A computed fold for a 72-nucleotide RNA from a Candidatus Omnitrophota bacterium, annotated as transfer RNA. The RNAcentral record of the sequence draws on ENA and MGnify. RNAcentral records the identical sequence in 2 taxa. Its mean pLDDT, the model's own confidence on a scale to 100, is 81. Rfam family: tRNA. Rfam classes the family as a transfer RNA. Rfam links the family to the GO term triplet codon-amino acid adaptor activity.
RNA backbone atom coordinates (compact mmCIF):
# COMPACT_ATOMS: atom_id res chain seq x y z
C1' N A 1 0.00 0.00 0.00
C1' N A 2 -4.20 -3.46 -0.93
C1' N A 3 -7.99 -6.93 0.78
C1' N A 4 -11.32 -8.09 5.33
C1' N A 5 -13.45 -8.62 10.03
C1' N A 6 -14.33 -5.99 14.75
C1' N A 7 -15.58 -1.32 17.75
C1' N A 8 -22.59 -1.36 22.29
C1' N A 9 -21.87 0.12 30.29
C1' N A 10 -16.01 0.01 34.96
C1' N A 11 -15.33 -5.07 32.36
C1' N A 12 -17.84 -9.81 29.09
C1' N A 13 -21.58 -9.87 25.61
C1' N A 14 -26.78 -10.09 22.26
C1' N A 15 -29.42 -6.74 19.21
C1' N A 16 -28.47 -6.33 11.94
C1' N A 17 -34.16 0.07 10.41
C1' N A 18 -39.90 1.43 14.79
C1' N A 19 -37.64 4.03 22.10
C1' N A 20 -30.67 -1.27 23.26
C1' N A 21 -31.41 -8.71 26.15
C1' N A 22 -28.12 -10.73 30.14
C1' N A 23 -23.94 -11.54 33.11
C1' N A 24 -19.79 -10.14 36.24
C1' N A 25 -18.30 -5.64 38.92
C1' N A 26 -20.56 -0.93 41.09
C1' N A 27 -24.89 1.49 44.64
C1' N A 28 -29.55 1.13 47.91
C1' N A 29 -33.11 -1.92 50.14
C1' N A 30 -34.47 -7.05 52.32
C1' N A 31 -32.70 -10.68 55.37
C1' N A 32 -29.18 -10.93 59.79
C1' N A 33 -26.84 -9.28 66.29
C1' N A 34 -22.60 -7.84 62.66
C1' N A 35 -21.22 -10.03 57.88
C1' N A 36 -21.33 -13.69 53.80
C1' N A 37 -24.45 -15.84 51.08
C1' N A 38 -29.56 -15.64 49.25
C1' N A 39 -32.85 -11.71 47.27
C1' N A 40 -35.35 -6.81 45.13
C1' N A 41 -34.61 -2.20 42.36
C1' N A 42 -30.91 1.37 39.99
C1' N A 43 -27.54 2.00 36.63
C1' N A 44 -26.01 3.16 27.87
C1' N A 45 -30.12 11.52 25.41
C1' N A 46 -22.21 10.96 22.13
C1' N A 47 -23.30 2.32 20.32
C1' N A 48 -15.17 5.12 18.16
C1' N A 49 -15.96 9.81 15.05
C1' N A 50 -18.04 13.23 11.01
C1' N A 51 -21.77 12.85 7.04
C1' N A 52 -25.32 10.76 3.68
C1' N A 53 -30.31 7.62 2.89
C1' N A 54 -34.95 7.28 5.48
C1' N A 55 -40.78 9.63 8.22
C1' N A 56 -37.04 6.94 11.19
C1' N A 57 -30.30 4.36 11.71
C1' N A 58 -26.59 0.76 16.87
C1' N A 59 -28.62 -1.69 12.02
C1' N A 60 -27.93 0.84 5.52
C1' N A 61 -24.09 3.68 2.54
C1' N A 62 -19.00 6.88 2.47
C1' N A 63 -15.02 8.63 5.00
C1' N A 64 -11.78 9.15 9.20
C1' N A 65 -9.97 7.09 14.06
C1' N A 66 -8.46 2.32 16.87
C1' N A 67 -7.21 -2.99 17.33
C1' N A 68 -7.14 -8.09 14.62
C1' N A 69 -5.96 -11.00 10.44
C1' N A 70 -4.21 -11.73 5.37
C1' N A 71 -2.02 -10.63 0.65
C1' N A 72 2.40 -7.60 -1.15
RNA sequence: GGCGGCGUAGCCAAGGGGGAAGGCAGUGGUCUGCAAAAUCACUAUUCAGCGGUUCGAAUCCGCUCGCCGCCU

Taxonomically the source falls in Candidatus Omnitrophota (Bacteria, Pseudomonadati).